[in-house]
Predicted 3D model of a 76-nucleotide RNA (transfer RNA) from a Nitrospirota bacterium.

């Protein structure tokens, strides 16, 4: 430089008809324990990497970007 892939909750990932943003761990309350651990139960917690399009509507399609991973070229 050039191909492919990844980027969604604090961490790991999920998410095919384009309309509901979710799961497990973690977190905070509460129940249950003498107490801790397990378990049960309710909560909080999102710029879906940015930007722009395209659509009645976009995480989902399309374009530039940034960031990570692999391949390959090429210099030496």
């Nucleotide at each position: 430089g050039g191909g492919c892939g990844g980027a969604u909750a604090g961490c790991u990932c999920a998410g095919u008809u384009g309309g509901g943003a979710g799961a497990g761990c973690g977190c905070a309350g509460c129940c249950c324990u003498u107490a801790c651990a397990a378990g049960g139960c309710u909560g909080a917690g999102g710029u879906c990497a940015g930007c722009g399009g395209u659509u009645c509507g976009a995480u989902c399609c399309c374009g530039c970007u940034u960031c990570c991973g692999c391949c390959u070229a090429c210099c030496a």

Rfam family: tRNA. Rfam classes the family as a transfer RNA.